[in-house]
Context: one part of a larger RNA
C1' cells in the first nucleotide's frame, strides 16, 4: 500500500447492487418446510337450507354431496434445502479403465396383453388400555396379491462350432410376463336402434433392443506439520474351493504357503472437508477455501437392516445410550447442522414478514394442489458504487475569536446582503416492464380412423393470470429551506502558534517527548488529510 463474512470508538442525509453465527456439530417453546392422484378401488358423513308430518319432545324426505375426512393402491418422499463434526483417504483434483457393472421416470425399435383364483383394509360388531396403540369375529373392491397359457434377438445348462478368451454362432432342454382406465363411434361382431365384452383415440401395463441421463467399482499422478514418532502388520500378503454383490476383490469363510509395507519416510501423533476459485504480488510465490458452482461426509450419540431403480434414508423403521416431556407408574412421546424465532456462548452476525406472479421441482389426462427451493420485502454504513448537503456576485475586508514587534496580521468572499437553481428528502397527480405459457372461446391445417366423431399435433386471433407495489419511472408544488464529520499537525509524514502543566498529569507505530519559555502532554485559534464516513484493533500478502 492492498485486502476482510470483521469488531470497537466518534459521527451519520439518500439510493442501487451485494452481503450478514467465523464462537457452542450447545439445548430448543411455537408455526411452517412433501405431498399428490376420484381418469386405479370399495365405502361415505355432518352443520346449514327447503318441504312434509308432529303427542311440539321430535321424526321423515330432498339438497348440501358422491363433497369433507379417513382407508386400500400408484408415483414422489434418495430431489431440492442445511452443516463441516468426522476424514490425510482413490476423500478431492486431473487423466484413464469397466471385456468386472446397474440405471425408475424420458426417447427409440420389436413383440405382447389369454384363462382363472383366494384374500384384506376401510366398514360393522365386540373388546383391552390413562394414553400411545391394539386383540378377536364377520363383509367387500382394485392398475393390491397369486396361479395358468403363450413368448423372444431374455435367461440357466448341455453338445457342436469358432476364438487369445464362455468370445461368437447353431441345436437341444429347462426357466420365465402383463392391468386396466377415460373419451368417442356404429365400419366389423353380438344383442337390437342404441348399447357392449365390438371398433377407435389417448393415458397406462408386460418382455426385450438401442440411446440418453444418473450412479457403482478400479488404477496412474498430485494433495499439510512432526524423526524430540523407526520399525509396522495375522485377514496381515498371496493361492485354491465356497459364499456374497448389479459388479471386481480377504469383501466374508475353510484350507494351504509365509508373506506384505518402510529412510523415495511405513507406523504413530497433531491439524484439516477437497476443488473451481478468493486475497496479495510485476511475476514466481505466499495466504486462504464466507457468499456462488462441482464433489465428499454428516443429520441428538453409537449400531442395524427394511422398502425401493437408487438409502443403510435430515423432517422413515428397529435396538442401545444421554437429555427433554406426558403418565392413571403399567407404559409412552421427541430430535431446527430446513425457514423464521428463543435461551446460551461470544468482540460479533437479521423478520416467529409477503407470494407461488416469475424460474425450477413433485403428483395429476387436465384444471389444479403442494413447494420457508425460489421470487420479493424488512433490519444492519457490513462492503462496493453513485448522488446530495447548494450556485453566482459580494469589502483593501463588518462584528467576534486568535495572534501581535501594538503598526497590524489571520479566520476571510468566509458571513451578512443581492440574484438564482431545484438533485435528494417532503407533499400532490399519473403510472410500468417483468406475462408468456397453461387453460377457455373462435377459426385454419396435419396425421390417425370406417368416420366429417372423440382425442392428439400444430398455426392464427381474442380473453384470463403480478407477491414485489401504487414500487420504479414521469410531471407538478413550495422553498436554501431538512442533510458533516473524523483523524492528524517533532522526524519518518502533508500540516504551527498561544495558554495551562512542570520527569507531574500524560503521549507513544519506531526514534523518543515531559524536570518553568513543550510546534511531541491538555485546551484554544489556525492548518493538513480523507469525507457519510474517519480512526483504532485483529488478520493476510
Nucleotide at each position: 500500500g492492498a485486502u476482510u463474512g470483521a469488531a470497537c470508538g466518534c459521527u451519520g442525509g439518500c439510493g442501487g447492487c451485494g452481503u450478514g453465527c467465523u464462537u457452542a456439530a450447545c439445548a430448543c417453546a411455537u408455526g411452517c418446510a412433501a405431498g399428490u392422484c376420484g381418469a386405479g378401488c370399495g365405502a361415505g358423513a355432518a352443520a346449514g337450507c327447503u318441504c312434509u308430518c308432529u303427542u311440539c319432545g321430535g321424526a321423515g324426505a330432498g339438497u348440501g354431496a358422491g363433497u369433507a375426512g379417513a382407508g386400500c393402491g400408484g408415483c414422489g418422499c434418495a430431489c431440492g434445502g442445511g452443516u463441516g463434526a468426522g476424514u490425510a483417504a482413490c476423500g478431492c483434483g486431473u487423466g484413464g479403465a469397466u471385456a468386472a457393472u446397474c440405471u425408475g421416470c424420458c426417447c427409440u425399435g420389436a413383440a405382447g396383453a389369454u384363462c382363472g383364483g383366494g384374500a384384506u383394509a376401510a366398514c360393522a360388531g365386540c373388546u383391552g388400555g390413562a394414553a400411545a396403540c391394539g386383540a378377536c369375529u364377520g363383509c367387500u373392491a382394485a392398475u393390491a396379491c397369486c396361479g395358468u397359457a403363450u413368448a423372444a434377438u431374455c435367461u440357466g445348462c448341455a453338445u457342436a462350432u469358432u476364438u487369445a478368451a464362455c468370445u461368437u454362432u447353431a441345436u437341444g432342454u429347462g426357466g420365465g410376463a402383463a392391468a386396466g382406465g377415460u373419451g368417442g363411434c356404429c365400419u366389423c361382431u353380438a344383442u337390437u336402434u342404441a348399447u357392449a365384452a365390438g371398433c377407435u383415440a389417448c393415458c397406462g401395463c408386460u418382455u426385450u433392443u438401442g440411446g440418453a441421463u444418473g450412479a457403482g467399482u478400479c488404477c496412474g499422478c498430485g494433495u499439510c506439520u512432526c524423526a524430540u514418532u523407526a520399525g509396522c502388520u495375522u485377514g496381515u500378503u498371496g493361492g485354491u474351493g465356497g459364499g456374497g454383490u448389479a459388479a471386481u476383490g480377504g469383501c466374508c469363510u475353510a484350507c494351504c504357503a509365509a508373506g506384505g509395507c518402510a529412510a523415495c519416510g511405513a507406523u504413530g501423533a497433531g491439524u484439516a472437508g477437497c476443488u473451481g476459485g478468493u486475497c496479495u504480488g510485476a511475476g514466481a510465490g505466499g495466504a486462504u477455501g464466507a457468499u456462488c458452482a462441482g464433489c465428499c461426509a454428516c443429520a441428538c450419540u453409537g449400531g442395524g437392516a427394511c422398502u425401493g431403480a437408487a438409502a443403510c434414508a435430515c423432517g422413515g423403521c428397529c435396538c442401545a445410550g444421554a437429555c427433554u416431556c406426558c403418565u392413571a407408574c403399567g407404559g409412552g412421546a421427541g430430535g431446527c447442522a430446513g425457514c423464521a424465532g428463543u435461551g446460551g456462548g461470544g468482540a460479533a452476525u437479521a423478520u416467529u414478514g409477503c407470494g407461488c406472479a416469475a424460474u425450477g421441482g413433485g403428483g395429476g389426462a387436465a384444471a389444479c394442489c403442494c413447494u420457508g427451493a425460489c421470487g420479493c420485502a424488512g433490519c444492519g454504513a457490513c462492503g462496493c458504487c453513485g448522488c446530495g448537503u447548494g450556485u453566482a456576485g459580494g469589502a483593501a475586508g463588518a462584528a467576534g475569536g486568535c495572534c501581535u514587534u501594538c503598526g497590524g496580521g489571520u479566520c476571510g468572499u468566509a458571513a451578512a446582503c443581492u440574484a438564482c437553481u431545484g438533485u435528494c428528502a417532503a407533499g400532490a397527480g399519473g403510472g410500468a416492464a417483468g406475462a408468456a405459457c397453461c387453460c377457455g372461446c373462435a377459426g385454419g391445417g396435419c396425421a390417425u380412423u370406417a368416420a366429417u366423431a372423440c382425442g392428439g399435433c400444430u398455426c392464427u386471433g381474442c380473453g384470463c393470470u403480478g407477491a414485489c407495489g401504487g414500487u420504479a419511472c414521469c410531471u407538478c408544488u413550495a422553498g436554501a429551506g431538512g442533510a458533516a464529520g473524523c483523524a492528524c499537525c517533532g522526524g519518518c509524514u502533508a500540516a504551527c502558534u498561544c495558554c495551562g502543566u512542570g520527569c507531574c498529569a500524560g503521549c507513544a507505530g519506531c526514534c523518543g517527548c515531559g524536570g518553568u519559555a513543550a510546534u511531541a502532554c491538555g485546551g484554544a485559534g489556525g492548518g493538513u488529510g480523507c469525507g457519510a464516513g474517519c480512526g483504532u484493533u485483529a488478520a493476510u500478502c
Overview
This is a predicted structure of a 541-nucleotide part of an RNA (small-subunit ribosomal RNA, 5' domain) from Desulfovibrio sp. MUS1.